[in-house]
RNA sequence: UAUACAUCAGGAAAGACGGAGAGAAUGGGCUCUAUGAAGUCUUAGCAACCCCAAAUCCAAAAAAGGACAGGUGCUAAUUCCCACCCCUCACAAAUUGAGAGGAAGAGAUGAAUA
Numbered sequence: 001u002a003u004a005c006a007u008c009a010g011g012a013a014a015g016a017c018g019g020a021g022a023g024a025a026u027g028g029g030c031u032c033u034a035u036g037a038a039g040u041c042u043u044a045g046c047a048a049c050c051c052c053a054a055a056u057c058c059a060a061a062a063a064a065g066g067a068c069a070g071g072u073g074c075u076a077a078u079u080c081c082c083a084c085c086c087c088u089c090a091c092a093a094a095u096u097g098a099g100a101g102g103a104a105g106a107g108a109u110g111a112a113u114a
Base pairs, nucleotide, nucleotide: 001114002113003112005110006109007108008107013043014042015041016040017039021032022031023030026083027082028081029080044075045074046073048072049071050070056067057066058065079106084102085101087099088098089097090096
């Protein structure tokens, strides 16, 4: 980097430096932000996957069954919402508005393969 697989509902903070943006891409919205954005570092936490396990503890017939520990990851808003398909309602009608669904598309994370 690519491929296929799984999940994307929920969960989880502070300090220091920094100094104006940020929320993946494009467009349209809507939020956060000098009562300091992004980013870097430290500590803490959450718990998705891997791992831990021939140790200790719990459990115990047995069992990665569980806790602890570790590797990535994550800690505003459903992946913040919509833009692909489909359905419903309103309207004279629609390329309008509202609502519901999905195996669209794209993205994020994990482990695996090349």

Notes:
This is a predicted structure of a 114-nucleotide RNA (SAM riboswitch aptamer (S box leader)) from a Cytophagales bacterium. Model confidence (mean pLDDT): 76 of 100. It matches the Rfam family "SAM riboswitch aptamer (S box leader)". Gene Ontology term of the family: regulation of gene expression. Lineage of the source: Bacteria > Pseudomonadati > Bacteroidota > Cytophagia > Cytophagales.